Background:
Model confidence (mean pLDDT): 81 of 100. This is a predicted structure of an 82-nucleotide RNA (c-di-GMP-I riboswitch aptamer) from a bacterium. Rfam family: c-di-GMP-I riboswitch aptamer. Its family is annotated with cyclic-di-GMP binding in the Gene Ontology.

RNA sequence: CCUUAGCAAAGGCACGACGCGGGUGACCGCGCUCACGCAAAGCCCACGGGUCCCGCGCUGGCGGGAUGGCCGGGCUGCCGAC
Numbered sequence: 001c002c003u004u005a006g007c008a009a010a011g012g013c014a015c016g017a018c019g020c021g022g023g024u025g026a027c028c029g030c031g032c033u034c035a036c037g038c039a040a041a042g043c044c045c046a047c048g049g050g051u052c053c054c055g056c057g058c059u060g061g062c063g064g065g066a067u068g069g070c071c072g073g074g075c076u077g078c079c080g081a082c
Base pairs, nucleotide, nucleotide: 006079012038013037016034017033018031019030020029021028022027036069042075043074044073047072048071049070050067051066052065053064054063055062056061
């Protein structure tokens, strides 16, 4: 220096609840406290799924939306044990 794992260290993000706001809704944003958890819980819904919402249909489904902390996948990143 490179690779690797996820020991360690330094840190990071925040489940949920609460308050305010947006949205028909799923859900999202901000704030305080908290910390369920996460080695990518950093980014991406271009692509393929899952789940959820709205509308249509009538029971085969179709269209639009939400979710990246449900996945596959893509890109990027800290440290660097044996």